Predicted 3D model of a 111-nucleotide RNA (SAM riboswitch aptamer (S box leader)) from uncultured Sporosarcina sp. Lineage of the source: Bacteria > Bacilli > Caryophanales > Caryophanaceae > Sporosarcina. Model confidence (mean pLDDT): 80 of 100. It matches the Rfam family "SAM riboswitch aptamer (S box leader)". Rfam's curators write: The SAM riboswitch is found upstream of a number of genes which code for proteins involved in methionine or cysteine biosynthesis in Gram-positive bacteria. Rfam links the family to the GO term regulation of gene expression.

RNA sequence: UCUUAUUAAGAGUGGCGGAGGGAAUAGGCCCGAUGAAGCCCGGCAACCGACAGAUGGAUUGAUCUGUAAAGGUGCUACAUCCUACAGGUGUUUGGUGCCUGGAAGAUAAGA
Numbered sequence: 001u002c003u004u005a006u007u008a009a010g011a012g013u014g015g016c017g018g019a020g021g022g023a024a025u026a027g028g029c030c031c032g033a034u035g036a037a038g039c040c041c042g043g044c045a046a047c048c049g050a051c052a053g054a055u056g057g058a059u060u061g062a063u064c065u066g067u068a069a070a071g072g073u074g075c076u077a078c079a080u081c082c083u084a085c086a087g088g089u090g091u092u093u094g095g096u097g098c099c100u101g102g103a104a105g106a107u108a109a110g111a
Stems, first nucleotide, its partner, number of pairs: 001111007012041001014040003020031003025084004042076003047072002050067006080104001085101007
């Protein structure tokens, strides 16, 4: 870089730390000295891996279901905090609400 899947669930009244943070740009809305980022510990989840079962098939792999959480990752304010692009739709015609899709991002697995 490409492909596939997921992205409104869940998770701390802990320790260190000491001013920023919610990806980037813009607009908005928020969090933060009653302690931000970061690190450690704890926790959550179940993508890979593990185990058990089923299906189908035919040669060691595929799909589905379940179990556990000691392995590899990940996550742990707010929907990925919201909007931005396209289409549809409602409305007080003024902007705005709603729905669908896309783009971008994040994570996992594979190439």